SAM riboswitch aptamer (S box leader) from a Bacillota bacterium, 130 nucleotides, folded computationally.
């Protein structure tokens, strides 16, 4: 670096020090955080439980956390972006009532527009293997 696989709605820091200007992965749009000092680094505190460890078990499987390896501690993986379904609202076609307009109903479409939900993609963190 590639390749498998599981997870990603919760949880954890207004601490000390360095450093100065970006920064939330990449591209677009959004929307945040940042000189009251962000990212980032280093100590210390924290969270959580994949992965060994220990324990209970026949297993499957569950438990522990001041055992050990890793992860993580702004906002869902900050939010959308898509080949594509599914709902619900607007639009839009057709038809019906109605003297007409305004309404009102039903039925189709998905063409658009927005919004929720599923999936896809990308990315992240683990285990394995190469």
């Nucleotide at each position: 670096c590639u390749c498998u696989u599981a997870u990603c709605a919760a949880g954890a820091g207004a601490a000390g020090g360095a450093c100065g200007a970006a920064g939330g992965a990449c591209c677009c749009g959004g929307c945040c955080u940042g000189a009251u000092g962000a990212c980032u680094c280093c100590u210390c505190g924290g969270c959580a439980a994949c992965c060994g460890g220990c324990c209970c078990g026949a297993a499957a499987g569950g438990g522990u956390g001041g055992c050990g390896g890793u992860g993580c501690c702004a906002a869902g993986u900050c939010c959308g972006g898509c080949a594509a379904g599914a709902g619900u609202g607007g639009u839009g076609g057709c038809g019906g009532c109605g003297a007409u307009a305004g309404g009102c109903c039903g039925c189709c479409g998905u063409u658009c527009c927005a919004u929720u939900c599923u999936g896809a993609g990308a990315g992240a963190u683990g285990a394995g293997a190469g």

It matches the Rfam family "SAM riboswitch aptamer (S box leader)". Its family is annotated with regulation of gene expression in the Gene Ontology.
The coordinates come from a structure-prediction model, not an experiment, and the mean pLDDT is 77.
The source organism's lineage runs through Bacteria, Bacillati and Bacillota.